Source information
Predicted 3D model of a 142-nucleotide RNA (SAM riboswitch aptamer (S box leader)) from Streptomyces alkaliphilus. Its Rfam family is "SAM riboswitch aptamer (S box leader)". About the family: The SAM riboswitch is found upstream of a number of genes which code for proteins involved in methionine or cysteine biosynthesis in Gram-positive bacteria. Taxonomically the source falls in Streptomyces (Bacteria, Actinomycetota, Kitasatosporales, Streptomycetaceae). Its mean pLDDT, the model's own confidence on a scale to 100, is 76. The RNAcentral record of the sequence draws on Rfam.

[in-house]
RNA sequence: AGCUCAUCCAGAGGGGCAGAGGGAACGGCCCGUUGAAGCCCCGGCAACCCUCCCGCCGGUCUCGCGAUUCCGAUGCGAGGUCCCCGGUGGGGAUGGUGCCAAUUCCGUCCCGCGGCGAGGGUCGUCGCGGGGAAGAUGAGGA
Numbered sequence: 001a002g003c004u005c006a007u008c009c010a011g012a013g014g015g016g017c018a019g020a021g022g023g024a025a026c027g028g029c030c031c032g033u034u035g036a037a038g039c040c041c042c043g044g045c046a047a048c049c050c051u052c053c054c055g056c057c058g059g060u061c062u063c064g065c066g067a068u069u070c071c072g073a074u075g076c077g078a079g080g081u082c083c084c085c086g087g088u089g090g091g092g093a094u095g096g097u098g099c100c101a102a103u104u105c106c107g108u109c110c111c112g113c114g115g116c117g118a119g120g121g122u123c124g125u126c127g128c129g130g131g132g133a134a135g136a137u138g139a140g141g142a
Stems, first nucleotide, its partner, number of pairs: 003140006013042005021031003025108004043100003048096002051093003054089006060080006104134001109131009
């Protein structure tokens, strides 16, 4: 770099160096000399992954019922354990990342609805809704 899956209308900024760009591309619209990008320090948000804690469910264990000539399995009910395993929900913390203007800032492609262009079709334009594409982040595998 490419593949698969999940998420993307929530949340969270100060300082130092630096000195003109930045918001992925394009268009729009914004941010920026009251200091952009980048680098460093400190802080925060979040909960994807690892670890730990709590609850619930199931597995598991015991007994009973039932079935049967007899003993069982499946099934049903009650109870125990929650040591171990799996799933799920919640909270907090450590670690691995990530993030800390604007919904991924909005749109781009497709579909639907509505307004306007006198009416219908077409087309254009504006707005709304849905789905994609692309992108970002995490996890996984080769």